[in-house]
This is a predicted structure of a 266-nucleotide RNA (Bacterial large signal recognition particle RNA) from an Oscillospiraceae bacterium. It is recorded under the gene name ffs. The coordinates come from a structure-prediction model, not an experiment, and the mean pLDDT is 78.
RNA sequence: CCGCACUAGUCGGGGAGAUAGCGGUGCCCUGUCGCCUGCAAUCCGCUACAGCAGGGAUGAAUUCCGGCCCCAGGGACUGUGCUGUGUCGUCUGACCCGGGUAAGCAGCAAUGAGGGAUCGGUCCCGCGCAACGGGGGCCCGCGAACCAUGUCAGGCGGGGAACCGAGCAGCAUUAAACGGAACCCCCCGUGUGCCGCGGGGUCGCUGGUCCUGAGCCGGCUGCCCGGGUAACGGACAUAGCACGGCGUCCAAAAGCCGGUGUGCGG
Repeated sequence: CCGCACUAGUCGGGGAGAUAGCGGUGCCCUGUCGCCUGCAAUCCGCUACAGCAGGGAUGAAUUCCGGCCCCAGGGACUGUGCUGUGUCGUCUGACCCGGGUAAGCAGCAAUGAGGGAUCGGUCCCGCGCAACGGGGGCCCGCGAACCAUGUCAGGCGGGGAACCGAGCAGCAUUAAACGGAACCCCCCGUGUGCCGCGGGGUCGCUGGUCCUGAGCCGGCUGCCCGGGUAACGGACAUAGCACGGCGUCCAAAAGCCGGUGUGCGG
């Protein structure tokens, strides 16, 4: 150096979580896929040589082991932005309400603001007038089988007769009732009145007159105070998402450097 047989090793890896710790099952990531069966989250197996039990393949190198390079991805801390949720009104910025002030604007004011005095109105009581409503009277119509009136044919009663009496229907009239009704008269009433008369009362509003003589008002803005709301703005907390910083654990491929046997035969 070659050949044969074997052995260690290998037949995915990583992150978070969990654990005293390690590996696995479950979650996530990666991916030139890469054995099989059984076990296992109030879990299973083990103890730094840290899954166990059984079976299989490959096998000392392109394939195994260590390091470097590269970097997917996951945690931790932190910053910024957005969104959601919660808390805060001594954050009063915003919005709403009330009060004040009178700097600015507007309005009123020497054709007199505001104030003072006085007389009325508004208010109350009584009366009158009017209006309206109701009732009654007056007026018109209608209106009684008998129990209304007048006249009462016929008939009836009395009488010797003359005549007398009661009286239905009819006719006429009328009572109550019913209906109508423009005026007129009386009584009663009133959510009525640019009405009148008399009396009373108040200083709130308003009109007139007189005196005085320059402000008045508070609509808008500004400023001050008080109260309210929490949609918006603000602060804080928290959750999610995006982007960034810092540090940590780091997969796979390619590449580079190094390491790793035993027996027999030639």